[in-house]
């Protein structure tokens, strides 16, 4: 230099002019005016997890459903973070892991292949045992060579993502944990570690593939809705309830009475006042909080503690903007200079993703610039 890996920082500054909305002061003819002050983010985003807060439900327990699942720690809490273990990927720096159970049961395993799980036998290998045929031989009991049947085998080949431990030696008819050594596995003991786990020894020739983000089993957690939560104030109009005045007339009801008339009582559809519910509208919730900054201490770290300082948007058809000047940063070109890494001057260009809406802690995604550390099969000096 090249190719990679990990972590961090910033997201311009100052001034002027115009504009927007918050808060405080002053003025006011109640429409506003004026002064001061402060006004988006690292992700404000996705709304994916966890909480605070609010309402609702609830004696207690269980089940279903959903979520989580190595160990230790952090935290208000988490499926998050930190440290570690094991596995996987990478030469490495380093990265990833939803990492309990397949020896409770069920299901599934395409294609290929003999066989995908009660293991099996396609090409092979073998003819020891049994049996048949043929040759040779015979002391007639048999022996021996070749071939077949029945059979043995799981070494080798072949299929597959995956085939009943691996390598080697012995062994055998050929083979095979059949025997042995080492590795692996299982059980067990000891040692180290808080633990996950690791190491060492002993014993056993050795269980029976994979899949649980398939059903399932085990353990733990979990009620629901969300600031349009929710609380308060409260018009106009309509409707509900009550009281009063007027009226005592009309419909209707009741009483008296055997019945009718009569008499008595009730009775307002109109007026005035009051009460209560909801709506429009308004206020609160609303931003002082698991807060931010600095410093010291503890801890490998996440994080925690002490002390000091600070107050930092709160809109609601929804403010937080625009222009100009100087300057900082990055890029390109040109010039000068150099210790060849750069330095400096001029001109031109660039400056991303995006935008609060109850508030926090995380995760994920989008995006510009820059710095530091680390690794290496490589190239050059």
């Nucleotide at each position: 230099c090249g190719a990679g890996g990990a972590g961090g920082a910033g997201a311009g500054g100052u001034g002027a002019u115009c504009g927007c909305g918050g808060c405080g002061g002053g003025c006011u003819c109640a429409g506003g005016c004026u002064c001061g002050u402060g006004g988006a983010g690292g992700a404000a985003a996705g709304u994916c997890c966890g909480a605070a807060c609010u309402c609702u439900a609830c004696a207690g327990g269980g089940u279903a459903g959903c979520g989580u699942g190595c160990c230790g720690g952090g935290u208000a809490a988490c499926u998050c973070c930190c440290g570690g273990u094991c596995c996987u990927g990478g030469u490495a720096a380093c990265a990833g892991g939803a990492a309990g159970g397949a020896a409770a049961g069920u299901g599934c395993c395409a294609c290929a292949g003999a066989a995908a799980a009660u293991a099996c036998a396609c090409c092979g290998c073998c003819c020891a045992a049994g049996u048949c045929c043929u040759g040779c031989u015979u002391u007639c009991g048999g022996g021996u060579a070749g071939g077949g049947c029945c059979g043995g085998u799981a070494a080798g080949g072949g299929u597959g993502a995956a085939a009943a431990g691996g390598u080697g030696c012995g062994g055998u008819a050929a083979g095979a944990g059949c025997g042995c050594a080492c590795c692996g596995c299982a059980u067990u003991u000891c040692u180290g570690g808080u633990a996950a786990c690791a190491g060492a020894g002993a014993u056993g020739g050795c269980a029976g593939g994979g899949u649980a983000a398939a059903c399932c089993c085990c353990a733990c957690g979990u009620g629901g809705a969300g600031c349009a939560a929710g609380a308060c104030c409260a018009a106009a109009u309509a409707g509900g309830g009550g009281a009063g005045a007027u009226g005592c007339c009309a419909a209707g009801g009741g009483g008296u009475g055997g019945c009718c008339c009569g008499c008595c009582c009730c009775g307002a559809u109109g007026c005035u006042c009051c009460c209560g519910g909801g709506u429009a509208g308004g206020u609160c919730g609303c931003u002082u909080g698991a807060g931010c900054c600095g410093u010291c201490g503890g801890g490998u770290a996440a994080c925690c503690g002490g002390c000091g300082g600070c107050c930092c948007a709160g809109a609601u058809g929804a403010a937080u903007g625009a222009u100009c000047a100087c300057u900082a940063c990055c890029c390109a070109c040109c010039g000068c200079u150099c210790u060849c890494g750069g330095g400096u001057g001029g001109u031109g260009g660039g400056a991303a993703c995006a935008g609060a809406a109850u508030u926090c802690g995380g995760c994920u995604u989008a995006u510009c610039u820059u710095c530091u550390c680390c690794u290496c099969c490589g190239a050059u000096c």